[in-house]
Context: one part of a larger RNA
RNA sequence: CUGGGCGUAAAGGGCGCGUAGGCGGCUUAUCAAGUCAGGCGUGAAAUUCCCGGGCUCAACCUGGGGGCUGCGCUUGAUACUGAUUGGCUUGAAUGCGGGAGAGGAUAGUGGAAUUCCCAGUGUAGAGGUGAAAUUCGUAGAUAUUGGGAAGAACACCGGUGGCGAAGGCGGCUAUCUGGCCCGUGAUUGACGCUGAGGCGCGAAAGCGUGGGGAGCAAACAGGAUUAGAUACCCUGGUAGUCCACGCCGUAAACGAUGAGUGCUAGACGUUGGCGAGCAUGCUCGUCAGUGUCGGAGCUAACGCAUUAAGCACUCCGCCUGGGGAGUACGGUCGCAAGAUUAAAACUC
Numbered sequence: 001c002u003g004g005g006c007g008u009a010a011a012g013g014g015c016g017c018g019u020a021g022g023c024g025g026c027u028u029a030u031c032a033a034g035u036c037a038g039g040c041g042u043g044a045a046a047u048u049c050c051c052g053g054g055c056u057c058a059a060c061c062u063g064g065g066g067g068c069u070g071c072g073c074u075u076g077a078u079a080c081u082g083a084u085u086g087g088c089u090u091g092a093a094u095g096c097g098g099g100a101g102a103g104g105a106u107a108g109u110g111g112a113a114u115u116c117c118c119a120g121u122g123u124a125g126a127g128g129u130g131a132a133a134u135u136c137g138u139a140g141a142u143a144u145u146g147g148g149a150a151g152a153a154c155a156c157c158g159g160u161g162g163c164g165a166a167g168g169c170g171g172c173u174a175u176c177u178g179g180c181c182c183g184u185g186a187u188u189g190a191c192g193c194u195g196a197g198g199c200g201c202g203a204a205a206g207c208g209u210g211g212g213g214a215g216c217a218a219a220c221a222g223g224a225u226u227a228g229a230u231a232c233c234c235u236g237g238u239a240g241u242c243c244a245c246g247c248c249g250u251a252a253a254c255g256a257u258g259a260g261u262g263c264u265a266g267a268c269g270u271u272g273g274c275g276a277g278c279a280u281g282c283u284c285g286u287c288a289g290u291g292u293c294g295g296a297g298c299u300a301a302c303g304c305a306u307u308a309a310g311c312a313c314u315c316c317g318c319c320u321g322g323g324g325a326g327u328a329c330g331g332u333c334g335c336a337a338g339a340u341u342a343a344a345a346c347u348c
Base pairs, nucleotide, nucleotide: 003320004319005318006317007302008301012316014201015200016199017198021194022193023192025088026087027086029084030083031082033081034080035077036076037075038074039073040072041071042070049065050064051063052062053061054060091191092188093187094186095184096183097182098181099180103177104176105175106174107173108172109171110154114150115149116148117147118146119145120144121143125136126135162169163168206247207246208245209244210243211242215241216240220236221235222234223233258315259314260313261312262311263310266293267292268291269290270289271288272287273286274285275284276283277282278281297304298303321348322347323346330341331340332339333338
């Protein structure tokens, strides 16, 4: 390479938008590029294969045939692919009528709690632990009442509930704004799917500048524990956590399961629509989501099972024994930390 694979054995890109490319619904006519058939030319010789011949045989030499799976020209065929053309509506999109939602951004606002400050009451303890101590407290702590300040997070509702492409999103209100679902079948008429590069988004930590800083808390200090204790426990505590702007671009970025389409038993729950029946809250049907169980089928097994890991097709990414190593070198990116691309020797 061929082949075989990618939930857990090596292997799905963190996620989207989208360029090139690949692939693409039903139907009419034309063309005949791919495709198929016939003919002609060419496809040197040697070699290879078959049948013979010559050296005593063989190797070797030699005659004839086949073959040279290819290319060109030409005459036809037109199912499929393609090209051009006309049409269609089921894919896709739009319109119209409804709907749900922690989807996003900005501004404002609320209560509980915490800490701190002021004042009152009040007196000797309080904290903390397995037990203690460091620590706080007669300069009046802890507790309690009233007042004030600040920052951060939003109890209950809350739910294998909802929304988002993923990361993720949760008090309330307003404004701006993205997507989705259902009904209708009015409009366009294949406008579609995927997507190498590319561009954008991307938790936490970290970085830059400027703010902010209640609580928590790497580092650090102290107290314990211990043989030791650079830990686990305790008392403190700085970056950070928060905001604005700019970087970083990684995660067990997980469903460890790429995207799209069609097909293939059911049962029970739940979310959002719609329809029908009975009739005021149930039943049935249907579409979209989200769960549990389970059949065929699949699987090495575990398990998956209409939300497939089943049956198929299209496109992309990725794997190819363990270590060395996601490392070195080089390139690209970054302020840095580092990220990304990515070997070999050697060794088992």
Description
Predicted 3D model of a 348-nucleotide part of an RNA (small-subunit ribosomal RNA, central domain) from an uncultured Alphaproteobacteria bacterium. RNAcentral holds the full RNA, with entries from ENA, Greengenes and SILVA. Its mean pLDDT, the model's own confidence on a scale to 100, is 88.